[in-house]
RNA sequence: GCACCGAAACGGCAAACCCAUCGUAAGGUGGGGACGCAAAGUUAAGGGUCCUUAGGAAUAGGACAGCCUGGCUACCGAA
Numbered sequence: 001g002c003a004c005c006g007a008a009a010c011g012g013c014a015a016a017c018c019c020a021u022c023g024u025a026a027g028g029u030g031g032g033g034a035c036g037c038a039a040a041g042u043u044a045a046g047g048g049u050c051c052u053u054a055g056g057a058a059u060a061g062g063a064c065a066g067c068c069u070g071g072c073u074a075c076c077g078a079a
Stems, first nucleotide, its partner, number of pairs: 005077002012037002017032006035066001041072003045069003048064005054059001
């Protein structure tokens, strides 16, 4: 130095819930708030879950990265 790994420290993120706002909805964004997180950074590619004021259905369109897998990227450095 690299890979695995996850002690410590500096820091980081922020579930439920509440308020505002956008959306038919799933859900998004901002503020408050912390259950947790070593990729809880990013990507809707595969699977999965959810929504639809599209459709009779098949299907189509959409949401979720804090469900799993894969891709890309990254801070610190004890055992």

c-di-GMP-I riboswitch aptamer, 79 nucleotides, folded computationally. Of the family's consensus pairs, 90% are formed in the model. Rfam family: c-di-GMP-I riboswitch aptamer. Its family is annotated with cyclic-di-GMP binding in the Gene Ontology.